RNA sequence: CGGAGCGUGGCGCAGUCCGGCAGCGCACUGCAAUGGGGUUGCAGGGGUCGCGAGUUCAAAUCUCGCCGCUCCGA
Numbered sequence: 001c002g003g004a005g006c007g008u009g010g011c012g013c014a015g016u017c018c019g020g021c022a023g024c025g026c027a028c029u030g031c032a033a034u035g036g037g038g039u040u041g042c043a044g045g046g047g048u049c050g051c052g053a054g055u056u057c058a059a060a061u062c063u064c065g066c067c068g069c070u071c072c073g074a
Stems, first nucleotide, its partner, number of pairs: 001073007010026004020057001028044006050066005
């Protein structure tokens, strides 16, 4: 320098292809069960979907630019 993949809650990820309420597991908080712990059950909080712009009634999803990480090639 060229190509590809990835970026979504504290962590790991799905959702993107085919635009339509942002979700799952773990973790965290509260309550209950237990003498207590472990554990289980119920309830709850937490997201500018990497950044910016565009298209659209509507964007995590489509388009463009940029940033970061990983891989391949030179």
This is a predicted structure of a 74-nucleotide RNA (transfer RNA) from a Fidelibacterota bacterium. Its mean pLDDT, the model's own confidence on a scale to 100, is 82. Rfam family: tRNA. The family's RNA type in Rfam is transfer RNA. RNAcentral holds the sequence, with entries from ENA.